[in-house]
Context: one part of a larger RNA
Molecule: small-subunit ribosomal RNA, central domain
Organism: uncultured bacterium
């Protein structure tokens, strides 16, 4: 490099938007760039090749053919690709009319709990653990009981339920707003799919400024256990966890399974829409589960939500270690990201 590959072996980018660029429905008419067929020039000689022939062979030479797979002109084909011109409606979109949803952002509300505070009642213990201590309690605690005060979370409802591109998203109301599905088919007529730079989103932890801090709680203290305990338990407890605005841009960012389209047996729930029926239920669209052929797999498995058949694109892999390091660049305030080798070894 070809090839073969990317659920668990090496290998799907975290995720979308979309630039170049690849790749693209149906029917006509038309060009002749590609493509095919012809012809004519040229492709120097030497060399491969193939048939002869000279040196005793051979290597070498000498003749002849083929060949030089390639460009130029020229006068033709017209299915295909590809330029153009018309048209069309089955991708794709717009417009109507309809439900559903934790889909976003903001703003106000509400009750359970927990802690702290103030009182009352009430007294010797409470906590905690395998056992205990450390701690808290006669300066009246734990337990009730009434009021008060914060913050954070939102129990049943809750569901292999819903909704988002992923990250994720859940107590109730407004407000603004994104998507998606479903019916009918009125509109536009290929306007489609991918997607290299790029742009934007990106859990948690971390960072910055400035509030907030009730619960939990790295780290730090203490008690414990142990041979030791820099820990597993157990009493505290600081950053953090929250809010606003800025950075960071990484996760087992996981279906460990990249995006469109199309085609391949059923069976069984469920979510969200339509038709039919008096129901029962039938059926059709669109998500979402389990089962389970054929086909695919090294095997587990997967099977219309494929890991089967195919087609177009992008990403990525290429024995372990050394390394996700070293250097260089780019970013970042920093932690550090991101691109990413060799020597060596085995």
């Nucleotide at each position: 490099c070809u090839g073969g590959g990317c659920g668990u072996a090496a290998a799907g980018g975290g995720u979308g938007u979309g630039u170049a660029g690849g790749c693209g429905g149906c029917u006509u008419c038309u060009u002749a760039g590609g493509u095919c067929a012809c012809a004519u020039g040229u492709g120097a000689a030497a060399u491969c090749c193939c048939a002869g022939g000279g040196c005793u062979u051979a290597a070498c030479c000498c003749u002849g053919g083929a060949a030089c797979c390639g460009c130029a002109u020229g006068a033709g084909a017209a299915a295909c690709c590809g330029g153009g011109g018309a048209g069309c409606u089955a991708g794709a979109g717009u417009g109507c009319g309809g439900g559903a949803g934790a889909g976003g952002u903001a703003a106000g509300c509400g009750g359970a709990a927990u802690u702290c505070c103030u009182a009352g009642u009430g007294u010797a213990g409470c906590g905690g653990u395998g056992a205990a201590a450390u701690g808290c309690g006669u300066a009246g605690a734990u337990a009730u009981u009434a009021g008060g005060a914060a913050g954070a979370a939102c129990a049943c409802c809750g569901g292999u339920g819903g909704c988002g591109a992923a990250g994720g998203c859940g107590g109730c109301u407004u407000a603004c707003u994104g998507g998606a599905c479903c019916g009918a088919a009125a509109c536009u007529g290929a306007c489609g799919c991918u997607g290299a730079u790029a742009c934007a989103c990106g859990a948690a932890a971390g960072c910055g400024u400035g509030g907030g801090g009730a619960g939990c709680g790295a780290a730090c203290a203490g008690g414990a256990u142990u041979a030791g305990a820099u820990a597993c338990c157990c009493u505290g407890g600081u950053a953090g966890u929250c809010c606003a605005c800025g950075c960071c841009g990484u996760a087992a960012a996981c279906g460990a399974u990249g995006a469109a389209u199309g085609c391949u047996a059923g069976g069984u729930g469920u979510c969200g829409g339509g038709g039919c029926g008096a129901g029962a239920g039938c059926u059709u669209c669109g998500g979402u589960g389990c089962c389970g052929g054929a086909g695919u797999a090294a095997a587990c498995a997967c099977a219309a939500u494929a890991a089967g058949c195919a087609u177009u694109c992008c990403g990525c892999c290429u024995g372990g270690g050394g390394a996700g390091u070293a250097c260089g660049u780019a970013c970042g305030c920093a932690a550090g990201u991101a691109u990413g080798a060799a020597a060596c070894u085995c």